[in-house]
RNA sequence: GCGCUGGUAGUAUAGCGGUUAGUAUGCUUCGUUGCCAACGAAGCGACCCGGGUUCAAAUCCCGGCUAGCGCA
Numbered sequence: 001g002c003g004c005u006g007g008u009a010g011u012a013u014a015g016c017g018g019u020u021a022g023u024a025u026g027c028u029u030c031g032u033u034g035c036c037a038a039c040g041a042a043g044c045g046a047c048c049c050g051g052g053u054u055c056a057a058a059u060c061c062c063g064g065c066u067a068g069c070g071c072a
Base pairs, nucleotide, nucleotide: 001071002070003069004068005067006066007065010025011024012023013022018055026044027043028042029041030040031039048064049063050062051061052060
């Protein structure tokens, strides 16, 4: 330099153009217990950046940034 794959709550991950963006874990509060842990309930928290297509984009297209892999 070229190609491929990925980037979504603090962390790990799902998500065939239309559901309130899901799950686990984490955190907060409450319950349970003499206390902690465990368990149960409720809540908090996210689409890498810019542009385009579309009635509608996390999803499709273009550019950029970044991580990994391959080629040279």
Source information: Transfer RNA from a Candidatus Pacearchaeota archaeon, 72 nucleotides, folded computationally. The sequence is in RNAcentral, with records from ENA. The prediction has a mean pLDDT of 80. Taxonomically the source falls in Candidatus Pacearchaeota (Archaea, Nanobdellati). It matches the Rfam family "tRNA". From the family's description: Transfer RNA (tRNA) molecules are approximately 80 nucleotides in length. Rfam classes the family as a transfer RNA.